[in-house]
């Protein structure tokens, strides 16, 4: 330099263009002598601008970071 892929919650990982969920944690309570298990609640996200669209995590565009392949 050109060509692919990734980028969602603290952490892994789903989501036909139409209510962002699941599991693990965190905390809060029950429960227990304690702790662990269990049960119940809570918590907390879509890499960034822009664009199309009634409606965008998802299409377009351009940039950021990290990864693979070829020279």
């Nucleotide at each position: 330099u050109g060509g692919g892929g990734a980028u969602u919650a603290g952490u892994g990982u789903a989501a036909c263009g139409g209510u962002a969920g699941c599991a693990c944690g965190a905390c809060u309570g029950a429960u227990u002598c304690u702790g662990g298990u269990u049960c119940a609640g809570u918590u907390a996200g879509u890499c960034a601008a822009g664009g199309u669209u009634c409606g965008a995590a998802u299409c377009c565009u351009u940039g950021a970071u990290c990864c693979c392949c070829a020279g």
Transfer RNA from a Phycisphaerales bacterium, 71 nucleotides, folded computationally. Rfam family: tRNA. About the family: Transfer RNA (tRNA) molecules are approximately 80 nucleotides in length. Rfam classes the family as a transfer RNA. The sequence was found in a public genome assembly. Lineage of the source: Bacteria > Pseudomonadati > Planctomycetota > Phycisphaerae > Phycisphaerales. The prediction has a mean pLDDT of 81.